[in-house]
Molecule: Bacterial RNase P class A
Organism: Flavobacterium selenitireducens
RNA sequence: GCAACAGGCCGCCUUAUCGCUGCUCGCAAGAGUGGAGGAAAGUCCGGGCACCAUAGAGCAGCAUAGCGGGUAACGCCCGUCACGCAUCGGCAACGUUGCGGAGGACAAGUGCAACAGAAAGCAAGUACAGUUCGGCUGUAGUGAAACCAGGUAAACUCUAUGCGGUGAAAUGUCAAGUAUACCGGCAAUUAAGGGCUGCUCGCCCGUUGUCGGAGGGUAGGCAGAUAGAAUCGUCCAGCAAUGUGCGAUCCAGAUAAAUGAUAAGGGCUCUUUUGAGUACAGAACCCGGCUUACAGGCCUGUUUUUUUU
Numbered sequence: 001g002c003a004a005c006a007g008g009c010c011g012c013c014u015u016a017u018c019g020c021u022g023c024u025c026g027c028a029a030g031a032g033u034g035g036a037g038g039a040a041a042g043u044c045c046g047g048g049c050a051c052c053a054u055a056g057a058g059c060a061g062c063a064u065a066g067c068g069g070g071u072a073a074c075g076c077c078c079g080u081c082a083c084g085c086a087u088c089g090g091c092a093a094c095g096u097u098g099c100g101g102a103g104g105a106c107a108a109g110u111g112c113a114a115c116a117g118a119a120a121g122c123a124a125g126u127a128c129a130g131u132u133c134g135g136c137u138g139u140a141g142u143g144a145a146a147c148c149a150g151g152u153a154a155a156c157u158c159u160a161u162g163c164g165g166u167g168a169a170a171u172g173u174c175a176a177g178u179a180u181a182c183c184g185g186c187a188a189u190u191a192a193g194g195g196c197u198g199c200u201c202g203c204c205c206g207u208u209g210u211c212g213g214a215g216g217g218u219a220g221g222c223a224g225a226u227a228g229a230a231u232c233g234u235c236c237a238g239c240a241a242u243g244u245g246c247g248a249u250c251c252a253g254a255u256a257a258a259u260g261a262u263a264a265g266g267g268c269u270c271u272u273u274u275g276a277g278u279a280c281a282g283a284a285c286c287c288g289g290c291u292u293a294c295a296g297g298c299c300u301g302u303u304u305u306u307u308u309u
Stems, first nucleotide, its partner, number of pairs: 001305001003303008012266007020035006037280001041291002044289005049167004061163005066080005081103001083100004088095002104158002109156002111152002126140005171223004182213008193205004230249005236243002267278004
């Protein structure tokens, strides 16, 4: 120097004009300032927050499984051991280095299993010898294991532990208007009907109309909703994950959904040139993880090989 592998980081730039959206200032005109991601994705796991449910216990279902630590929490992360593979040294035991490492129980039941073998699990039974004539005993032979023993649980299962449900279309709140579900007054009742009674009147309940009150849901406004388990720097503790302290910073908040368009120049890739392209991908209550997608570029480490000293 090249290549492979492992880990980490970045992931087009600049200027001008015109727009969209949040905030601040301004009487206004307008001015200033912020405006997508490492995954905003899948919605898989854990939490915050909200409402509903909830005496206690159990069944079912789902998840987890050596040991220790981190964290708000986790099925996530870190460390470490058994064990496995490769490598080098060694007769060997074992040791070096690297990688992997979902690992409770097969001394309860069920299932599954290549080759060899008569036979590996309920249907069969090899050879020789013995025999109480019952595959009963011994030996031989196959095999890791042979008549009741092994293997296997990211096989059913068992054990231990954990898990209430629904998600921002949750939920709260405001103003205006209303239905005729509700309440009151008045009137009517040959515009239902019922009760009191043998019948009538009458009274009561109701019915109808009208006046007034009260008053949702839906639609709409506002809150929830962006200052947080926040980000950056640094010291210390720790093998590490991570944590304490100190200092600095404010970094989208829309609601059918803003984050764009045009022009010029530059970088990179392809192409002889003209020219073409510039990855994956677009926030929707927020946060921590995991998984998946990703052109190109940069950094660190290990190994092989080549060259030079």